The RNA shown here (Fluoride riboswitch aptamer (crcB RNA motif)) has 60 nucleotides and comes from a Candidatus Cloacimonadota bacterium. Of the family's consensus pairs, 100% are formed in the model. It was read from a public genome assembly, where an Rfam model found it.
């Protein structure tokens, strides 16, 4: 250079990362909740489960 195929490969589900299911989204999905502000509260899951991390109690 020159031809041919793909173009849904993906990413996301209020704080970390795997493994399974589920749910929505293609530049969106997505960015808790109570409160008139002030200010509070829950929780590392979307749900299950393990690791990590942070808290509090116990026991060697």
């Nucleotide at each position: 250079a020159c031809u041919a195929u793909a173009g849904a490969u993906g990413g996301u589900g209020a704080u970390g990362g795997g493994g399974u299911c589920c749910a929505a989204c293609g530049a969106a999905a997505c960015c808790g909740c109570u409160g008139a502000u002030a200010a509070g509260c829950u929780g590392a899951u979307g749900a299950c489960u393990c690791c990590u991390g942070a808290u509090a109690a116990g026991a060697u």